[in-house]
RNA sequence: CCCGAUACUGGCAAACCCACGGCGACGUGGGGACGCAAAGCCAUGGAUCUCCGAGCCCGUUGGAGACCGCCAGGCCGCCGAAA
Numbered sequence: 001c002c003c004g005a006u007a008c009u010g011g012c013a014a015a016c017c018c019a020c021g022g023c024g025a026c027g028u029g030g031g032g033a034c035g036c037a038a039a040g041c042c043a044u045g046g047a048u049c050u051c052c053g054a055g056c057c058c059g060u061u062g063g064a065g066a067c068c069g070c071c072a073g074g075c076c077g078c079c080g081a082a083a
Stems, first nucleotide, its partner, number of pairs: 003080002011036002016031006034069001040075003044072003048066007
């Protein structure tokens, strides 16, 4: 380096509930833990989702967004048993 323990030290926090913001997807804060070795950061490609429009009854298409805890890609990084 790769890899990854029922190890160490710390970390994050799904569903759900409350408050606030947003038309919405969803976000932020508090509570809460299903999980996570990148569940740290970045919407670059794809997927998914939302709103508006075109067009039309059929899944297309344009625009603006959401999401990295869906898959890739980029950047950075704690610990160190076994193989």
Molecule: c-di-GMP-I-GGC riboswitch aptamer
Organism: Planctomycetota bacterium